The RNA shown here (Bacterial RNase P class A) has 401 nucleotides. The coordinates come from a structure-prediction model, not an experiment, and the mean pLDDT is 76. It matches the Rfam family "Bacterial RNase P class A". Rfam classes the family as a ribozyme. The RNAcentral record of the sequence draws on ENA and Rfam.
[in-house]
């Protein structure tokens, strides 16, 4: 110096005016509901996004069994908890840093295996090889046609053809048997917490793939979801959904509550519950249909919490322990913005100088002006979008000392 591989950190900056929103504090004003001014803290993200996964928290519901369904998958950790993350194992790829892996079981059973091929699983005779029996021809060596048989050594088909190699054997031949090799089960030994790995020894055993097919085997799992769910005020109340509208709003419906009217029921049990069913076991005096007029009001949940930062210790890391310090949005007609000035990355120039044979660098001028995107009960992940900068480890190649 080139080439790559991993991984942090940031993701416009400075200043002046207006302007918005929560929260404190003061003045004025009030119908006591609040309003309106003025100062003063605070005011998106690394993904705030998809809403895929796990949880807090809340509200049905909590005797207890079995059936179905769902979800996971290597081992060891880790963490409130995962399907997350870390380190190792094993498989695969790279010269190497290092990178993918939807990684349980295919000798429990069941199915599938497209095309192409004869033949796709305890398999197969298309060609080819060898043998006999018939026929024709014959330079008498044979060589063609058929037809039965043998044979997976050779060709061909395919992602895959029922271990490789070399020898014995044989008509040809074949784990048929021998040496080696590779695999695999079962058996010891030896190291590891484990997945596992190393060694040896015995069986010719040589077993095809496909569980993101049904299965099987281990482990987990109630149901909605902050529009959860409460309060206050109302009783011609209360609360949701839906459709149109830019928006205030309009219109339409559900449920529950009154009003009204008709069934059924109160130990001879209406009706509910265990949120997929069934056995069981609970609660139990209202329920069930029509009608009828209304229906979008404050509040709380709400933000201080498996929080952030800096150090120091434990750990190969995930992570964990201690000390210190900090407080950083809480709207709901949903604030978080615009105007100007300076500064400026990437980017583009047909510019100018320099170096380099040369691709091309560098350094000055001109222009240029900043990705993706944005809360809505809050927390851990994961995945998906990102224009660019900056910082770090570690391979590999060349030079030079």
């Nucleotide at each position: 110096c080139g080439a790559g591989u991993c991984g942090g950190u940031c993701g416009g900056g400075c200043g002046a005016c207006c302007g918005c929103g929560u929260c404190g504090g003061g003045g004025c004003c009030u119908c006591c509901g609040g309003g309106u001014c003025c100062c003063g803290c605070c005011g998106a993200g690394g993904a705030a996004a998809g809403u895929c996964c796990g949880g807090a928290c809340u509200c049905c519901a909590c005797a207890g069994g079995g059936c179905a369904g769902g979800g996971u998958g290597g081992u060891u950790g880790u963490c409130a908890a995962c399907g997350g993350c870390a380190a190792c194992c094993c498989g695969g790829g790279g010269a190497g840093a290092c990178c993918c892996g939807c990684g349980g079981g295919a000798c429990a059973g069941u199915g599938c295996c497209a095309c192409a091929g004869a033949g796709a699983a305890c398999a197969g005779a298309c060609c080819g090889c060898c043998u006999c029996c018939g026929g024709u021809c014959u330079c008498c060596g044979g060589a063609c046609c058929g037809g039965g048989g043998g044979u997976a050594a050779g060709g061909g088909u395919g992602a895959a053809a029922c271990g490789g190699u070399g020898g014995u054997g044989u008509a040809a031949g074949a784990g048929a048997c021998c040496a080696c090799c590779a695999g695999u089960a079962c058996c010891c030994c030896g190291g590891g917490u484990g997945a596992c790995c190393g060694g040896g020894g015995u069986g010719g055993c040589u077993c095809g793939g496909u569980a993101a097919a049904c299965c099987c085997c281990a482990c987990c799992c109630g149901g909605a979801g902050c529009a959860a769910g409460g309060u206050c005020g109302a009783a011609a109340g209360g609360u949701c959904a839906c459709g149109c509208g830019c928006g205030a709003g309009c219109g339409u419906g559900g449920c529950u509550g009154c009003g009204c009217a008709g069934g059924c029921g109160u130990u001879c049990g209406a009706g509910g519950g265990c949120u997929g069913c069934c056995c069981g076991c609970c609660c139990g005096a209202g329920c069930c249909u029509g009608c009828g007029g209304g229906u979008g009001g404050a509040c709380c949940g709400c933000u201080g919490g498996a929080g952030c930062c800096u150090g120091c210790c434990g750990g190969c890391g995930a992570c964990g322990g201690c000390a210190g310090g900090c407080c950083g949005a809480g709207a709901u007609g949903g604030a978080u913005g615009g105007u100007c000035g300076c500064c400026g990355a990437a980017c583009g120039g047909u510019g100018c100088a320099c170096c380099g044979u040369g691709a091309g660098g560098u350094g000055c001028c001109c222009g240029g002006g900043a990705a993706c995107a944005g809360g809505a009960u809050c927390c851990g992940g994961c995945u998906u979008a990102c224009a660019g900068a900056c910082c770090g480890g570690c391979u590999c190649g060349u030079c030079c000392g």